Predicted 3D model of RNase P RNA and transfer RNA as a complex of 482 nucleotides.
It holds a member of the Rfam family "Bacterial RNase P class A". Its family is annotated with dimeric ribonuclease P complex, ribonuclease P activity and tRNA processing in the Gene Ontology. Rfam classes the family as a ribozyme.
RNA sequence: UGCGCAGGACGGGCGAUCGCUGGCAGGGGUGGACUCGAAAGAGAAAGCGACUGCGGGAGGAAAGUCCGGGCUCCAUAAAGCAAGGUACUGGUUAACGACCAGGCACUCUUUUCGCGAGGAAAGGGUGACGGACAGUGCAACAGAAAAUAGACCGCCUCCGGGACUUCGGUUCCGGCGGUAAGGGCGAAACGGUGGGGUAAGAGCCCACCGCAUUUUUGGCGACAAAAAUGGCACGGCAAACCCUACCUGGAGCAAGGCCAAAUAGGGGAGCUUAUGGUCUGCUUAGGCCCAAUGCUCCCGGGUAAGGCCGCUUGAGACUUAGGUAACGAAAGUCCUAGAGGAAUGAUCGCCUCCAGAAGGGUAACCUUCUGAAGACAGAACCCGGCUUACAGUCCUGCGCAUUUA
RNA sequence: GUGGGCGUAGCUCAGUUGGUUAGAGCGUCGGAUUGUGGCUCCGAAGGCCAUGGGUUCAAAUCCCAUCGUCCACCCCA
Numbered sequence: 001u002g003c004g005c006a007g008g009a010c011g012g013g014c015g016a017u018c019g020c021u022g023g024c025a026g027g028g029g030u031g032g033a034c035u036c037g038a039a040a041g042a043g044a045a046a047g048c049g050a051c052u053g054c055g056g057g058a059g060g061a062a063a064g065u066c067c068g069g070g071c072u073c074c075a076u077a078a079a080g081c082a083a084g085g086u087a088c089u090g091g092u093u094a095a096c097g098a099c100c101a102g103g104c105a106c107u108c109u110u111u112u113c114g115c116g117a118g119g120a121a122a123g124g125g126u127g128a129c130g131g132a133c134a135g136u137g138c139a140a141c142a143g144a145a146a147a148u149a150g151a152c153c154g155c156c157u158c159c160g161g162g163a164c165u166u167c168g169g170u171u172c173c174g175g176c177g178g179u180a181a182g183g184g185c186g187a188a189a190c191g192g193u194g195g196g197g198u199a200a201g202a203g204c205c206c207a208c209c210g211c212a213u214u215u216u217u218g219g220c221g222a223c224a225a226a227a228a229u230g231g232c233a234c235g236g237c238a239a240a241c242c243c244u245a246c247c248u249g250g251a252g253c254a255a256g257g258c259c260a261a262a263u264a265g266g267g268g269a270g271c272u273u274a275u276g277g278u279c280u281g282c283u284u285a286g287g288c289c290c291a292a293u294g295c296u297c298c299c300g301g302g303u304a305a306g307g308c309c310g311c312u313u314g315a316g317a318c319u320u321a322g323g324u325a326a327c328g329a330a331a332g333u334c335c336u337a338g339a340g341g342a343a344u345g346a347u348c349g350c351c352u353c354c355a356g357a358a359g360g361g362u363a364a365c366c367u368u369c370u371g372a373a374g375a376c377a378g379a380a381c382c383c384g385g386c387u388u389a390c391a392g393u394c395c396u397g398c399g400c401a402u403u404u405a
Numbered sequence: 406g407u408g409g410g411c412g413u414a415g416c417u418c419a420g421u422u423g424g425u426u427a428g429a430g431c432g433u434c435g436g437a438u439u440g441u442g443g444c445u446c447c448g449a450a451g452g453c454c455a456u457g458g459g460u461u462c463a464a465a466u467c468c469c470a471u472c473g474u475c476c477a478c479c480c481c482a
Base pairs, nucleotide, nucleotide: 001401002400003399004398005397006396007395008394009393010392012351013350014349015348016347017346018345020057021056023054024053025052026051029048030047034043035042036041059376063387064386066385067384068383069382070381071252072251073250074249078284079283080282081281083248084247085246086245087244088102089101090100091099092098103129104127105126106125107124108123109122110121111120112119113118130243131242135241136240137237138236152183153182154179155178156177158175159174160173161172162171163170164169191209192208193207194206195205196204210232211230212229213228214227215226216225217224218223256309257308258307259306266299267298268297269296270295271294276289277288278287279286300481301480302479316334317333318332319331322327354371355370356369357368358367359366360365406478407477408476409475410474411473412472415431416430417429418428424462433449434448435447436446437445455471456470457469458468459467
């Protein structure tokens, strides 16, 4: 210098002109509650608002709507069951399936120890990571056998028969048995390596590796280490049912409140005569309802998605004690869109960036001209996360390659 | 915006307590029959089960993410 990986930050800047949106101040005008008056009439608040000025105006994901909360309504949101969700340990948080730290397992690279099975160290990555001695269930095909195993080939003793024989035996066929070391099937075959042993074999025996149990020690804990004992059981699947522990009442800003308008404030069917109905799965407690309503469904009609509030100052952002970190009491500083068919933009110039050409320079590079590019994508009640999309730039760390010294 | 459903052959659908090779009807193509066409009969092709990962020995089926598509919502009430 280039490339790759991981993590983090930014995601065009400045100026001019023309627009869009809402806020504040002024405001030609419009408007007419209300007041005065016997009347005619006169005055006049709110609201709307041409136009003028001032200062604001999308994101890291505003997206997907996958989780969690705030907020609002359902009378309270009480108990149990069902249903759904989560699942190593400790912490952070308003909360979470998120985040941080740690443990363990698997895996990759490098080094290393051991005859070997296998082990150790450093660094990186991944993990929906409770339970398979509570129970039920599944495992196609292949294979002899698939989960309280199993003898197809092979190996071996014995028995019977045949062949050969140097009479020791060798070999072939058949049979009763032994054998899980070897072959073969499979995703998976009931510990592994080395040795002893045996007719052949086998934890049958020994050493080591793995595993299990017990004890001790360390750690808040997950877990780890050491010692002793055991001949080795208790295979896999719980993103199969299920068991255990914990969490969740339901709906969602089209929530909900106020005002106004329109239509046919309409028709039909069903449930409910109190041991009922209803309180958004069921039951109970408790509350409410009473002969007209209420609830469910269907048909029909209306408006064009009427206006205002909810609505943006919030578990807000940044800095600083502290904490390994996520985070963060208190303090200081700052205010940062609130639209509603939906604004936040367009054009031009310069800079930045890329390509080509020309000129200068030993080189790095500089100057001029021409052309082209700038992604993903648009708030809709508000936050915390996750996931997905993304041109280009910068920073940090690691690895590889090349050049120079 | 919120809540919910569905993606399997060209079209309409089966198959979803995981198991060998995913089927059916219509359509398409080829052949037979016919003077020709239709009907009829025989045969064939056509699917990465929307896409990408994961769990499992094994996935159309179970789980996660993404993409596409469809439905409901207001007032009378």